[in-house]
RNA sequence: UCCUCGGUAGCUCAGCGGUAGAGCGGCGCCCUGUUAAGGCGAUGGUCGUAGGUUCGAUCCCUACCCGAGGAG
Numbered sequence: 001u002c003c004u005c006g007g008u009a010g011c012u013c014a015g016c017g018g019u020a021g022a023g024c025g026g027c028g029c030c031c032u033g034u035u036a037a038g039g040c041g042a043u044g045g046u047c048g049u050a051g052g053u054u055c056g057a058u059c060c061c062u063a064c065c066c067g068a069g070g071a072g
Base pairs, nucleotide, nucleotide: 001071002070003069004068005067006066007065010024011023012022013021018055027041028040029039030038048064049063050062051061052060
């Protein structure tokens, strides 16, 4: 320098153009003599950054940043 993959909630990851989700965690309540386990509820996002395409972009295009792997 070039190629491939990835970047989404505190963490691990879904989501292939039409209101962004799950599990775990944290919070409140119930249950229990207490804890753990269990049950219920609520909570949490500039979707890496900046542009472009589109009626509409996490999703498609371009550049850049970060991480992993590869080529030379």